[in-house]
c-di-AMP riboswitch aptamer (ydaO/yuaA leader) from Desulfosporosinus sp., 139 nucleotides, folded computationally. It was read from a public genome assembly, where an Rfam model found it. Its mean pLDDT, the model's own confidence on a scale to 100, is 75. Its Rfam family is "c-di-AMP riboswitch aptamer (ydaO/yuaA leader)". Gene Ontology terms of the family: regulation of gene expression and cyclic-di-AMP binding. The organism belongs to Desulfosporosinus, within Bacteria.
RNA sequence: AGAAAAUGAAAGCUGAAUCUAGUUCUACCUAGAGCGGGGGACUUUUUUUAUGGGGUGAAACGCGUAGCCAUACGCGUCGGGCUUGCACCUUAAUGCCCGAAUCCGGCAACUAACCUCGUAAGCUAUGAAAGGUGAAAAA
Numbered sequence: 001a002g003a004a005a006a007u008g009a010a011a012g013c014u015g016a017a018u019c020u021a022g023u024u025c026u027a028c029c030u031a032g033a034g035c036g037g038g039g040g041a042c043u044u045u046u047u048u049u050a051u052g053g054g055g056u057g058a059a060a061c062g063c064g065u066a067g068c069c070a071u072a073c074g075c076g077u078c079g080g081g082c083u084u085g086c087a088c089c090u091u092a093a094u095g096c097c098c099g100a101a102u103c104c105g106g107c108a109a110c111u112a113a114c115c116u117c118g119u120a121a122g123c124u125a126u127g128a129a130a131g132g133u134g135a136a137a138a139a
Stems, first nucleotide, its partner, number of pairs: 011124004018033005034119006044109001052107001053104004060077007078099005086134006
């Protein structure tokens, strides 16, 4: 001098998961606002009753290979995420990633009134644009 790793801050990302007040003075707890989910009529719909059914979520379908199976890997289609001073919409593109997990417990279609629940967790893969609308700031 350079590289790598760890820790912290800042700036950000996925997600509904943020803010305020009180208590506390680490977290936690209570209430409210905001955001998000579930249940729940008429009308309409037609699903289910062992191939049980259903919810949250982007987290699905098909083909092939290996394997006794579980499963793993690859490809295709499709779905989701990452930006351009901020937010959102549309478009195109393709640099990088994801396609999990879990809950209810025999049961729920939609659904006004109404009832009820959550407000976590995890991360730095988060690259680069065009058009439009709006906010804020300045004049």